The part of an RNA shown here (small-subunit ribosomal RNA, central domain) has 350 nucleotides and comes from a metagenome.
Context: one part of a larger RNA
RNA sequence: CUGGGCGUAAAGCGCGCGUAGGCGGUCUGUUAAGUCAGAUGUGAAAGCCCUGGGCUUAACCUGGGAACUGCAUUUGAUACUGGCGGGCUAGAGUAUGGUAGAGGGAAGUGGAAUUCCGGGUGUAGCGGUGAAAUGCGUAGAUAUCCGGAAGAACACCAGUGGCGAAGGCGGCUUCCUGGACCAAUACUGACGCUGAGGUGCGAAAGCGUGGGGAGCAAACAGGAUUAGAUACCCUGGUAGUCCACGCUGUAAACGAUGUCAACUAGCUGUUGGGCCCAUUUAAGGGUUUAGUGGCGUAGCUAACGCGCUAAGUUGACCGCCUGGGGAGUACGGCCGCAAGGUUAAAACUC
Repeated sequence: CUGGGCGUAAAGCGCGCGUAGGCGGUCUGUUAAGUCAGAUGUGAAAGCCCUGGGCUUAACCUGGGAACUGCAUUUGAUACUGGCGGGCUAGAGUAUGGUAGAGGGAAGUGGAAUUCCGGGUGUAGCGGUGAAAUGCGUAGAUAUCCGGAAGAACACCAGUGGCGAAGGCGGCUUCCUGGACCAAUACUGACGCUGAGGUGCGAAAGCGUGGGGAGCAAACAGGAUUAGAUACCCUGGUAGUCCACGCUGUAAACGAUGUCAACUAGCUGUUGGGCCCAUUUAAGGGUUUAGUGGCGUAGCUAACGCGCUAAGUUGACCGCCUGGGGAGUACGGCCGCAAGGUUAAAACUC
């Protein structure tokens, strides 16, 4: 080493791209490295094991054999793996024609609402709560009408609907741009899968510089409540929330389920595409393909449940777990402006 596991018990990296490495379709030729077989040499003696002998026996001593599972050289075998050569098209990709979409970036633009400002009407309240008060208002508020300004978010459509690797993405228009799906052919010819390190993306909050600031609102102030009330409720309110650029790199970053491939009953809804049937258009029926839901067979599971979108049956590769607390902490390293992140123990204790 030959273990067992990872939806909820400990355990899938937040998500991609990709280096090394690991693994790799089908036919054929060759080679003979791995692999298999034979021979030769070696594998000291003692010991172990087998079988004899010697001390009255045994321990002990001693003869012979076997073993020494290994290594080297050499001769063969060629199914499988590998190397080299040549083909193939079922994996992968390219071209052509279509389709759907809140996929991404930039610029422009629209209406409703909110707040504020100016003006008109108008008069004593408004606001808020369980009830109140703080607050606002005769210096004319609230309400209502007209005009103006600003910022932010986009009602209805809207849907276990769509798109994206994930985070995520929603008014409208234009420009730039990524991916997916479908159909029929043609082409390339294994170009593939995974991926330690590495590298990029990565909600919210937070940080830096400069803008912006309507509403909301940590902190903070006041009013209530209460035994107290550093809260829940109310009135205010600053960072922040928004924009540009740069950092941070974490989340219950969740399907708490890594990626890829193959195989394994059905029924039903829905989204995108193709084909067929029928039809007066529409609505419809069948089939196929790619998604997305509900139920369910076999099987799996401790159970809950999962069940062709597997947690079933298998293969390839990576990550991770190994009693609770101490602790995702200390120390050290690396990263960061900081906040902190990442890697990651031990004593002790149950």
The coordinates come from a structure-prediction model, not an experiment, and the mean pLDDT is 90. Its Rfam family is "Bacterial small subunit ribosomal RNA". Its family is annotated with ribosome and structural constituent of ribosome in the Gene Ontology.